[in-house]
Context: one part of a larger RNA
Molecule: small-subunit ribosomal RNA, 5' domain
Organism: sludge metagenome
């Protein structure tokens, strides 16, 4: 002197940005944060509107049925998003590289396909158990759920032959063996059929992620040796894949003063704070990457988890119970206790931006966009502007002559930023869709796709920024310090007391250092202190 996710005093007009549990990874009341698809399925309910019959002439019955609604089968999604750093000293991160040791769902691209069968099964009904949480057993049904079979010579194994490379091998061929699919829905059509969305496969891309090295980044040596799947090899067995990743047999290794092993701290990095730099500290917010979800282990499902709002086992803690038995998991938005020097609403909206589902319309979305709370930071405006000596009143000091607050006030002239009140009113909207049409590729044609034109439509913030009148100086200035350091001094009251204080120090009767009071000098909606860091 400059930071600061600050905090305490004191005092506080406003606006934009941005920030806001650093302690208890303590325990949580309560609402909310994961759904969507009826254009996959079968069933229920509701129903505009038609028909028939009864017949009270406007109501019930049945059948048809536009169109909605869903419990459940079924498909995607839930692994993202969002939080938190507890654990990690290397299975973490950073940079460079490697995979001829791998995977890859939607998603583009380009090729074939999509033929024929079958048996359950949940809803639903029956019976029945349980306080409940949930079940059990009979029958009845569908599919894009679920099993066969053929086809494709993909893909695996294995076998020929050739090129090629970086050893293992990789490509292209020859032959044997095993292994796919949803005849699907929906528009159009008279109709083989034709679009759209899915479906199965094959090459490739594309985005993700695996796993391998190299090197970098801490503090004890008052931590000196460490290690038995431990080093390595043959096998086999696991994996998407290499590998002691496992397991047998075998060998006896490996690792280390260039700091192993062990305590101790810490999530890492891009950054960010200091400083001319080199260095030093940090690692809030923002972005990236790991790790972790009551504490610990496990696995399932899937392209992807060994999975925050998912399963099952223990363990501790709430709760509910009819005492047989159950449900929980805020480190997701809000909120509560507790802890603390300390950290905010139990708000609005999905209008935008993104994300899932869906053909779409559209439904979710505490991601996210605002709006609340707080001088917690930066930044800007404001608290008036001119002119005014009789140097007014009063305060204060004094040699009593005066000086000093001071052009300071008044007083006059004026403005109106802000304020108030009043009108006016955004940008953030681009879409998608819907009508109505034009163009183009395909097609026998229609439906459909792809561009575009017009008109419709859509905003939570918000009646807010903004702009325009109208009005009043009216509503808006404190903090700290004044012995040197270091700009700023006088009186009074205290008397080594009270009391100051970074440092040196000051106070025992003339204190420029306690305390008041005028002054004055800094900064200024802030000012001082305290706390870390350069």
């Nucleotide at each position: 002197g400059g930071a600061u996710g600050a905090a305490c005093g004191c005092u506080g007009g406003c606006g934009g940005c941005g920030u806001g549990c650093c302690u208890a990874a303590u325990a949580c009341a309560u609402g909310c944060a994961a759904g969507u698809c009826g254009a996959a399925c079968g069933a229920a309910g509701a129903g505009c509107g038609g028909a028939u019959a009864g017949c009270u002439u406007g109501c019930u019955a049945u059948c048809c049925a536009a169109u909605c609604u869903u419990a459940g089968u079924g498909g995607c999604g839930a692994a993202c998003g969002g939080g938190u750093g507890a654990g990690u000293a290397a299975u973490a991160c950073a940079u460079a590289a490697g995979u001829a040791a791998u995977c890859u769902g939607c998603c583009u691209u380009a090729g074939u396909g999509a033929c024929u069968g079958g048996g359950a099964u949940a809803a639903c009904u029956g019976u029945u158990g349980g306080a409940a949480a949930c079940g059990a057993u009979g029958g009845c049904u569908a599919a894009u759920a679920c099993c066969g079979g053929a086809u494709a010579g993909u893909u695996a194994a294995u076998u020929u032959u050739a090129u090629g490379g970086c050893a293992u091998c990789a490509u292209a061929u020859u032959a044997u063996u095993a292994u796919u699919a949803a005849a699907g829905u929906u528009g159009c059509g008279a109709a083989u059929g034709c679009a759209a969305c899915a479906c199965a496969u094959u090459a490739a891309g594309a985005u993700g992620a695996g796993c391998u090295u190299a090197u970098g980044g801490c503090g004890c040596a008052u931590u000196a040796g460490u290690u038995a799947g431990u080093u390595g090899g043959u096998g086999a067995g696991g994996u998407a894949a290499c590998g002691g990743c496992u397991c047998a047999c075998c060998a006896a290794g490996a690792c280390g003063a260039u700091g192993a092993u062990g305590c101790g701290u810490a999530g890492c990095c891009g950054a960010c704070c200091u400083g001319a730099g080199a260095g030093g500290g940090u690692g809030a917010c923002c972005g990236g990457c790991c790790a972790c979800a009551c504490u610990g282990g496990g696995a399932c499902u899937g392209a992807g988890a060994c999975a925050c709002g998912g399963c099952c086992c223990a363990g501790a803690c709430u709760c509910c119970u009819a005492c047989g038995g159950g449900a929980g998991g805020c480190a997701g938005c809000a909120g509560u206790a507790g802890g603390g020097a300390a950290u905010u609403u139990u708000c609005g909206g999905c209008a935008a931006u993104g994300g899932g589902c869906g053909a779409a319309a559209g439904c979710c979305u505490g991601a996210c966009c605002g709006a609340g709370c707080a001088a917690c930071g930066c930044c800007g405006c404001g608290u008036g502007a001119g002119u005014g000596a009789a140097g007014a009143c009063g305060g204060c000091c004094u040699u009593c002559g005066g000086g000093u607050u001071g052009u300071a006030a008044a007083g006059c002239u004026c403005u109106g930023u802000u304020g108030u009140a009043a009108g006016g009113g955004a940008a953030g909207a681009a879409c998608a869709g819907g009508u109505a049409g034009u163009a183009g590729a395909g097609g026998a044609a229609a439906u459909g796709c792809u561009a575009u034109u017009a008109c419709u439509a859509u905003g939570a913030c918000g009646g807010u920024a903004c702009c325009u009148u109208a009005c009043c100086a009216g509503a808006a200035a404190g903090c700290c310090a004044c012995g040197g350091c270091u700009a700023a001094c006088u009186a009074c009251g205290u008397g080594c007391c009270a009391g100051c204080a970074g440092c040196c120090g000051c106070g025992g009767u003339a204190a420029u250092a306690c305390g008041u009071a005028g002054g004055u000098g800094g900064c200024g909606a802030g000012c001082g202190u305290u706390a870390u860091c350069c």